This is a predicted structure of a 327-nucleotide part of an RNA (large-subunit ribosomal RNA, domain IV) from uncultured Christensenella sp.

[in-house]
Context: one part of a larger RNA
Parts: sequence; structure tokens; C1' cells
RNA sequence: CUCUUGUUAAGGAACUCGGCAAAAUGACCCCGUAACUUCGGGAAAAGGGGUGCCAACAGCAAUGUUGGUCGCAGUGAAGAGUCCCAACCGACUGUUUACCAAAAACACAGGUCUCUGCUAAAUCGUAAGAUGAAGUAUAGGGGCUGACGCCUGCCCGGUGCUGGAAGGUUAAGAGGAGAGGUUAGCGCAAGCGAAGCUUUGAAUUUAAGCCCCAGUGAACGGCGGCCGUAACUAUAACGGUCCUAAGGUAGCGAAAUUCCUUGUCAGGUAAGUUCUGACCCGCAUGAAUGGCGUAACGAGUUGGGAGCUGUCUCAACAGGAGAUCCG
Repeated sequence: CUCUUGUUAAGGAACUCGGCAAAAUGACCCCGUAACUUCGGGAAAAGGGGUGCCAACAGCAAUGUUGGUCGCAGUGAAGAGUCCCAACCGACUGUUUACCAAAAACACAGGUCUCUGCUAAAUCGUAAGAUGAAGUAUAGGGGCUGACGCCUGCCCGGUGCUGGAAGGUUAAGAGGAGAGGUUAGCGCAAGCGAAGCUUUGAAUUUAAGCCCCAGUGAACGGCGGCCGUAACUAUAACGGUCCUAAGGUAGCGAAAUUCCUUGUCAGGUAAGUUCUGACCCGCAUGAAUGGCGUAACGAGUUGGGAGCUGUCUCAACAGGAGAUCCG
């Protein structure tokens, strides 16, 4: 010097991205226990007190009561919750990146849409066949959402899906007008040219689909601009105008979303880019791509506090192991 362990005056988070690490709490008995709540919880909440040994008494006993007594210390060593306040996310127990991520991600019960009438839909397979299912719509497949509570607004113009069939378009097939090649024959020649064979081929006929017409948002998705106006000012309940399929409702809001931004005000601190409560000017919130709440839960994230401490002021000493050096 490296690793590891122990102790430390005074202070006690001043350390640091951050209390990381350490310290602290700890068993059992008794007392006592808030907000909130889905009335189950929260809760070991929090916060206090006790614990050895001896004797007497009570008791069948466990044990209890009273008195006494020893030590610095009695769950005498070891092992054995730190706690509280507030916010965000996810309801919860679960699951996951075997070997850098355990989470707010996945799943979930519940909700909803859609397909499927049984030789079901869907899936695997060339097929036979199998799963679905020895099930039958209170069943099975797929999509989205994600306990619970209160709710889930407007737009069907585009895309998708469902339905419709009058018209337009449209394949192979059917159809075969016509055209070309060949040559018996005709012609002096140029040429014409039957049948057959062959190459090609117009009209006409003809399905789904598409165009078209409707419906449909817990389908993919979308949910405006400018100007003016009230008896201070400011603002605009109100009016005008343009555009649109329709112009964002209830909620929430500087947010896991806010650029400007350390927005402004309030709280907490002596001092707060974080945090909490408000405001709303939402660059670029918003309703099952769910919106807003929510008890309980969380090795989740964030802010604050109590206790506690060598994290620090600021380092010291001691034990063990090792490297190195000297002998």
C1' cells in the first nucleotide's frame, strides 16, 4: 500500500447524482394505536412499559401477585422489523431480457367488439388426418382495454368492415363476322380463286371484384382560422366572416406530456432548476391507442422528516489476510 474487521472526542448528512455504504430497529408479554377505507383493512401503525434470581401467597398446573435481592448490563452470548408524511405509475399475488435492464414493461380477474349453428370458426398438414372437442353460443377462436368507483362526447369525408344491387367497367369460356397463307380450277398475262387444311379474329354473351348507394368508432383514424365588441383599463358572455366530415365535450393540466421555463403565486428551507398545492397562456392533454379518481399492495420512481451513524468536518487507533521492501 491492497483487502477485510472492530472502536472513536465534539458535531450529526455538513458527504453525495442520491443517506450509496454503515449505523440504528429487532424476540416475547402488557398498554396503546391516526388519516383514509372497497369496512376486510390500514396495524407489529405510531408511541410507551416489562423480562434475572430468591421467598411467601393463590392455583392441579402453566402462571400470577406481593416482598426481597445481585450486576454497568437479565430475550445478559448468537440469530430476529427502522419508522413517518406526501406525490407519480401500475389495482392486487404473479411473469420477464439463462450471462449488464425485474420495471411504470408482460400477464391478470373484469369490460367490450367481432367471427363461429357443428363435417363450426380458427390452426397444423401436399394429403390422409389431427387440434378445436369426445366441447355446442353461459361454447370456441381473434382484436382492443385492463380490479373497483364515476364515466366514455362530436365526426362515416378518406381507409377498413358489413349490407345492397339498377347502371358503368371487367377474366377464362361460349361465339364466330371478317382477314391472311396454301392450291384444284380459270385466264395470253397481270391476276382471280371453290372445298379442305392452317394462322388470326370483330359483334354478342358472361361472375366475383372495382366504380356506385347505404350502414358502422370499445373499426384505422380525425376533432379549425381571422376580425370586432361591455360606462377606467383589461378581458370578451356577444357578433361577423372563411374553411371543414366534424371542429376537443366531461375531466385533468408547466404533467413520465410545457419548447419558451428555474412560467407566476403559495408552502416547505437561513437559502429549493427538485418537491407539494394552485393558476391555465395545453409549443404539442383528453375519454377502452381509454379519461379522471381510488383503499390495499410494490427489492418501482420522486420530495420531505424523525431516529441513527466515520458518508462527511478530518482523520486516528487496533485485529486478521495479502503484495512489496529489508534482514
The sequence was found in a public genome assembly. It matches the Rfam family "Bacterial large subunit ribosomal RNA". Gene Ontology terms of the family: structural constituent of ribosome and ribosome. Its mean pLDDT, the model's own confidence on a scale to 100, is 88.